This is a predicted structure of a 73-nucleotide RNA (transfer RNA) from a Candidatus Daviesbacteria bacterium.
Model confidence (mean pLDDT): 81 of 100.
It was read from a public genome assembly.
Rfam family: tRNA. Rfam's curators write: Transfer RNA (tRNA) molecules are approximately 80 nucleotides in length. Gene Ontology term of the family: triplet codon-amino acid adaptor activity.
Lineage of the source: Bacteria > Bacteria candidate phyla > Candidatus Daviesiibacteriota.
Parts: sequence; C1' cells; structure tokens
RNA sequence: GCCGUCGUAGCUCAAUGGACAGAGCUACCCCGUCCUAAGGGGUAGGUUGGAGGUUCGAUUCCUCUCGACGGCG
Repeated sequence: GCCGUCGUAGCUCAAUGGACAGAGCUACCCCGUCCUAAGGGGUAGGUUGGAGGUUCGAUUCCUCUCGACGGCG
C1' cells in the first nucleotide's frame, strides 16, 4: 500500500430496511428475612464510532473517515 471482519447501554451481546433499538450481568429502589443471603418485582442507563448520501422510513444499503483485529504484498 491492497483486501476482509468488527465497532450498538458501565460490561457481554441481539436486532440485518418498518413503527417507542432489546436481553443478560452490573448499578439503584422495593418485596423478602429477627438480621444477612437465596429468590422475586420495578427503575434508570443509547448522538447504534464520526460525517455525508439513497429511501416514505437506515443499526441494517452506498461513499468518505477514525479505531481494533486478521490476511496479502
């Protein structure tokens, strides 16, 4: 230098054009208990790496760019 995969909540990951982007763990609150724990319920948490484009509609498709990893030279 060229090619490919990935980037989504504090962490690990779903969703691959459709309505308010979800789950588990963590955090916080409550129930529970004599107290603690197990267990149960709830709440909060998101510029989907960034910018632009296509589309009625983009996490998803296209372009550029940043970063991580891998391959080729």